The prediction has a mean pLDDT of 88. This is a predicted structure of a 346-nucleotide part of an RNA (small-subunit ribosomal RNA, central domain) from an uncultured bacterium.
[in-house]
Context: one part of a larger RNA
Order: sequence, then structure tokens, then C1' cells
RNA sequence: CUGGGUGUAAAGGGUGCGUAGGUGGCAGGGCAAGUCAGAUGUGAAAGCCCGGGGCUCAACCCCGGUACUGCAUUUGAAACUGUCCAGCUGGAGUGCAGGAGAGGUAAGCGGAAUUCCUAGUGUAGCGGUGAAAUGCGUAGAUAUUAGGAGGAACACCAGUGGCGAAGGCGGCCGCCUGGCCUGUUGCUGACGCUGAGGCACGAAAGCGUGGGGAGCAAAUAGGAUUAGAUACCCUAGUAGUCCACGCCGUAAACGAUAAGGACCAAGUAUUGGGGGUGAAACUUCAGUGUUGAAAUUAACGCAGUGAGUCCUCCGCCUGGGGAGUAUGCAAGCAAGUGUGAAACUC
Repeated sequence: CUGGGUGUAAAGGGUGCGUAGGUGGCAGGGCAAGUCAGAUGUGAAAGCCCGGGGCUCAACCCCGGUACUGCAUUUGAAACUGUCCAGCUGGAGUGCAGGAGAGGUAAGCGGAAUUCCUAGUGUAGCGGUGAAAUGCGUAGAUAUUAGGAGGAACACCAGUGGCGAAGGCGGCCGCCUGGCCUGUUGCUGACGCUGAGGCACGAAAGCGUGGGGAGCAAAUAGGAUUAGAUACCCUAGUAGUCCACGCCGUAAACGAUAAGGACCAAGUAUUGGGGGUGAAACUUCAGUGUUGAAAUUAACGCAGUGAGUCCUCCGCCUGGGGAGUAUGCAAGCAAGUGUGAAACUC
């Protein structure tokens, strides 16, 4: 390489859009590049293989045959692939009528709570723990009442609930805006699927510049614990967490399960539509769960949301360590990232 694999043994790219490429529905006609058949030429000899023969055998040699799976020319076939022409509607898209939603961007508003400030009441404690202490408090704390400031997050509703490609999204209101579902089949007529490169998005932490800073809190300091305690516990507390703009590009980015399509027992719950009913039942489409048949699996399990039976296309794996290291290259302000070995060793 081939083969075989990829939930948990090595292995699904974090996610999408999409270029080249690969691949592609139903039926008709033409062509004949692929494909198939015939003929001709060529495919040197030797060698290989088969049969026979000669050296006493063998090696070796001689004769005959097959073969040389190929190439070229030519004559045909037209099922399949391809290509051209003219069609179809089931895939795909669109129109129309409805629907649900924490989908996104930016703006405004609201209440509870924490903290701080001011003022009142009030007096000796408060806080914290396993127990304490550090800490705060007679310069009046904690508690309580009123007023104010500021930042961040949105209790209940809330749900194996919803939306989004993933990351992710949750107070309220309006602007702008993406996708999805159902009904109707009016329109287009294969326009589809996948997708190496590429482009875009991408939690948290981190970085740059400028703001902001209530609470929380790496670092740090102190108090405890302990043999020690650079920890776990406590009291403080800075980056950060928040906003704007720009970087970073990684995660157990997980369903550890790529995407699309077809087929293959049932039961039950639930979300959003449609049909149906007085209301139900029932039924249908699209999701989200759960139990389970066949099948499958090394087992666990999975089972119409498959890890079942198949098709198309992409990524990836090939013993452990060395090592996601070294080196080179690329992008990055840096941190670090992507790509990614070998010697050696078991």
C1' cells in the first nucleotide's frame, strides 16, 4: 500500500459556509469516450509453463505447443457509465396562509439583594469556627429606620421545556434581523449530497489601549491546623471577573458517536403545528426523552435521535514510551498555537 477500523481499546476535524474534486432521481431519443464482441497486424529469439526427446541420471541441451493477460487499426453492440437533445415531478428550492421560541445585534427601563456614604434610634459587643484567633467596635460597631451613590447578576415562572451550526442563549419593553415548523401543492424542473485547500464563527483563561470596579476572588498578607502546612478552614485582599475596540484560536469544544439519503417490531411521556370532536378519544408532520423487538457489540450497551441493513463523500487510526517533544515553516504583541519527526528503549 492493501485490508480492517474510528461511543468506552489507537482513531470523528470544535462548528458552519463553500471552491476544486468525488458522487447523483424518473422516463425517451441520438452519439459511441469508458465497456463488451469479432477480424487483422504486432507482441524478436532465448527464458517461464505443458508435452516429447538427447548426454548412464541431473544440471545442461534439442524439438513442438500454449502463453506473452498488452498495444494499434478496423467492423459491430448499446444494457450500464459518460455526453448531447427534448421531457417529468417524487429529491431540492420558491410562492401563499398561519405558528412557537432564553436565536442574534444595538438601545432604553425595572425591582430584590450585597457593599459604601449621610442622618436618626440604641449600647457593648459583632464577626468567624470543629474549637479559636487574626479582623471590626465606646472616635459608638453589629442590629434597626429613612435618604442617597454605584456596579454586577436577573429569585419565583423553570420543565430529561424551548432556540441556535457549534461555542452558546434566561428580568421587562420596543427597533432591526437569521433560522425552523405546519398547511396548501400554485411556480421552477435535479437546480441535489459531500467537500481537500480556503473563508467565517468559536467557552473560559490570557494579551493590548481606554474606561469601570458593588460582590466574588488567582497572587499576596495575617490568623488557625499540623511534626511541617508555601494547602484544605478563617480574616483581609490585587490582577481578573464588567464595558468599548483589537488580538488569541484552545477545552472532557462530549452524545468522548462527522454530514446527507433509503429501509427495518412495538409501548409510553412531552414540546410546536395540522386533521378530527360539543369536549375527548383518535390520527398526521417536525422535535425532545424513556422502555424495549429483531439485528448488532469483546462486553458494557445501542436499538426509527442506531452503535441495525445499505449507498455517497470528507476527516482520522495503524503497539507503549521517547512526544504533541526536537527541527523547519506559518500565523501571534506575547503567552502560547498549528503542522509535526527520529535516534534510543520495552